[in-house]
RNA sequence: AGAUAAAAACAUAAAUCACUUCGUAUAAUUUGGAAAUAUGGUCCAAAGUUUCUACCGACUACCGUCAAUAGUCUGGCUACGGAGUUUAGCGCGUAUGCA
Numbered sequence: 001a002g003a004u005a006a007a008a009a010c011a012u013a014a015a016u017c018a019c020u021u022c023g024u025a026u027a028a029u030u031u032g033g034a035a036a037u038a039u040g041g042u043c044c045a046a047a048g049u050u051u052c053u054a055c056c057g058a059c060u061a062c063c064g065u066c067a068a069u070a071g072u073c074u075g076g077c078u079a080c081g082g083a084g085u086u087u088a089g090c091g092c093g094u095a096u097g098c099a
Stems, first nucleotide, its partner, number of pairs: 002017003018085008026054001029047006040063002048055001056075001057073005
């Protein structure tokens, strides 16, 4: 462990919003250019999607001042589709039936 509106004698749905969950997209990724320098490791553009948006963050390591960062997290958002929103278990009491 919902809300809104409507219908309804009872009962039983359906719809919208919200939330949860699963799947698809994309790998929260890649490329080009510029920029910083161990108190630093960033910015712009493009690609990527039957796809709008986003494309970062934290931690650790690494790089002896040179131009290059690497790894980890299952850390999210967004688009579309499916499912769910009182279920399960235990205990007690009452009624009925059976043994």
Purine riboswitch aptamer from Fusibacter sp. A1, 99 nucleotides, folded computationally.
It matches the Rfam family "Purine riboswitch aptamer". The literature on the family includes a 2003 paper in Cell by Mandal et al., "Riboswitches Control Fundamental Biochemical Pathways in Bacillus subtilis and Other Bacteria". Rfam describes the family as follows. Riboswitches are metabolite binding domains within certain messenger RNAs that serve as precision sensors for their corresponding targets. Allosteric rearrangement of mRNA structure is mediated by ligand binding, and this results in modulation of gene expression. A class of riboswitches that selectively recognises guanine and becomes saturated at concentrations as low as 5 nM. In Bacillus subtilis, this mRNA motif is located on at least five separate transcriptional units that together encode 17 genes that are mostly involved in purine transport and purine nucleotide biosynthesis. It has also been shown that some members of this family are specific for adenine instead.
The organism belongs to Fusibacter, within Bacteria.
The coordinates come from a structure-prediction model, not an experiment, and the mean pLDDT is 75.